About this RNA:
The RNA shown here (transfer RNA) has 73 nucleotides and comes from an Oscillospiraceae bacterium.

């Protein structure tokens, strides 16, 4: 000092034609049971890292930028 991956809920991720932000898990309620456990219904919970453009419309497209990983000098 240059290239490439990652950055979405607490936690692991998903999310390629730009228009619904979602899964599991985990908390909580409630119903099965004597109780726990455990099923199964359902709830709440996200400035999409961070700033800016594009565009009617951005997690997606462009620039910059922070961390972490990584090559390559």
């Nucleotide at each position: 000092g240059g290239g490439g991956c990652a950055u979405u809920a607490g936690c692991u991720c998903a999310g390629u034609u730009g228009g619904g932000a979602g899964a599991g898990u985990a908390u909580c309620u409630g119903a099965c049971u004597g109780g726990c456990a455990g099923u199964c219904a359902g709830a709440g919970g996200g400035u999409c890292g961070u700033c800016g453009g594009u565009u009617c419309g951005a997690g997606c497209c462009c620039g910059a930028u922070a961390u972490g990983c990584u090559c390559c000098a």
The sequence was found in a public genome assembly. The source organism's lineage runs through Bacteria, Bacillati, Bacillota, Eubacteriales and Oscillospiraceae. The coordinates come from a structure-prediction model, not an experiment, and the mean pLDDT is 82. It matches the Rfam family "tRNA".